Context: one part of a larger RNA
RNA sequence: CGUUAGAAACUUGAGGAAGGCUGUCCCUAGUACGAGAGGACCGGGACGGACGAACCUCUGGUGUGCCAGUUGUCCCGCCAGGGGCAUGGCUGGUUGGCUACGUUCGGAAGGGAUAACCGCUGAAAGCAUCUAAGCGGGAAGCCUGUUCCAAGAUGAGGUUUCUCACCCCCUCGAGGGGGUAAGGCCCCCGGCAGACCACCGGGUUGAUAGGCCGGAACUGGAAGCCCAGCAAUGGGUGGAGGUGACCGGUACUAAUAGGCCGAGG
Repeated sequence: CGUUAGAAACUUGAGGAAGGCUGUCCCUAGUACGAGAGGACCGGGACGGACGAACCUCUGGUGUGCCAGUUGUCCCGCCAGGGGCAUGGCUGGUUGGCUACGUUCGGAAGGGAUAACCGCUGAAAGCAUCUAAGCGGGAAGCCUGUUCCAAGAUGAGGUUUCUCACCCCCUCGAGGGGGUAAGGCCCCCGGCAGACCACCGGGUUGAUAGGCCGGAACUGGAAGCCCAGCAAUGGGUGGAGGUGACCGGUACUAAUAGGCCGAGG
C1' cells in the first nucleotide's frame, strides 16, 4: 500500500515445513522343520543405542554488588571492627535464571491408492494363460493420519462485537479539505518478550517497576557486651547476623501532564 467505510477479537486451511532410524533379550517354543547338529514364520512383551523436542521436580554445572573463612599489603589515628588491591586475590557453600551429565515425551497405530511380486475368474487361441474385459492381495516408499507456519491463498476467505449519518469548498466526480467516533499510536513504568523493531503487562478508577514490610531460600553462629583462660581461643546472649533475581503485601518513589492519527459507505 492492497484486501472497496473504519475498528477489535476469534478463526477456516489452499499451500509449505518438520517428523519418519534401529538393536538385544524373553514368551509362543526347544514347537513346526530336521537323522542329528541345529532351529523358525506369524503373533505378543521387556530393555536399550543414536537422533529430536520440551522442561528444571530430582542429580549435577554455572553463580563477577549472596553468605562465610583466609593470606599479603595499604588505608580508616591506635585496639576492636571494617574498606581497597592482589585472576571474582584465594578457599568452602549458594537463591532466581540459564542449562546437561538430569527428567519427561516422540518416531507410531489406523485408513486409502500402489511398486516389484503373488493370485481369482477368463477369452483371443475348444487347451493353457494373473489380462485382453473384470476382481483381489501386496512395501520403512506415495496420499492421509501427528506437530508447526499459513488469507499478499491479489482466488486477499469466514464468524462475532463496536463506531456512527458532523462541517466547509468545488470543475460536482467512488472529488478535495477540516474536526471527531469506535479504536490505535506517540510518551512513560516494566517483562517470563527482545539486536532494533515487534510481542506481552501496566500507566493514579494504579500493585507495572523500585523502595519498604512479611515469607521462602541461602549462608552458618554477626557486632557489642558478659563469662572461662596468662594467651591463642572457647562459651553465653542467639538457628544469631547478613542476604541478587523467588512468593505475597503496602501508593513511600516513578508511570504526571499531554499530543497525534483515525469512518462520513

Description: The part of an RNA shown here (large-subunit ribosomal RNA, domain VI) has 265 nucleotides and comes from Rhodococcus sp. TEH13. Model confidence (mean pLDDT): 89 of 100. It matches the Rfam family "Bacterial large subunit ribosomal RNA". Its family is annotated with structural constituent of ribosome and ribosome in the Gene Ontology.